Molecule: c-di-GMP-I riboswitch aptamer
Organism: Paenibacillus sp. CF384
RNA sequence: GUUUAUCACAGGCAAACCCUACGAAAGCAGGGGACGCAAAGUCAUUGGGUCUAAGUCUAUUCUCCUAAAUCGAGAAAGAUACGACAGCCAGACUGCCGAA
Numbered sequence: 001g002u003u004u005a006u007c008a009c010a011g012g013c014a015a016a017c018c019c020u021a022c023g024a025a026a027g028c029a030g031g032g033g034a035c036g037c038a039a040a041g042u043c044a045u046u047g048g049g050u051c052u053a054a055g056u057c058u059a060u061u062c063u064c065c066u067a068a069a070u071c072g073a074g075a076a077a078g079a080u081a082c083g084a085c086a087g088c089c090a091g092a093c094u095g096c097c098g099a100a
Base pairs, nucleotide, nucleotide: 002100003099004098012037013036017032018031019030020029022027035087041093042092043091046090047089048088049085050084051083055080056079057078058077060076061075062074063073064072
């Protein structure tokens, strides 16, 4: 330098759940806790997939406003990522101990 992956050592990470903080939510940070993980290290501005819908949009529905409407306002429904997930799958980059 290349290959390899659980056989040994040193170790590492930490699902669900609980507490606290943040967030509209999905989620996320810290503490506790271990289901698992040989990249469960990094990248969401590499592609696909999944989750969420604050905001925005609407030849939709309802309400208010009006003499009636337009306009406007509110609610519902639907759509939408510019928000997330790297412990969903590929991909990129980096890397400990050992073995060959």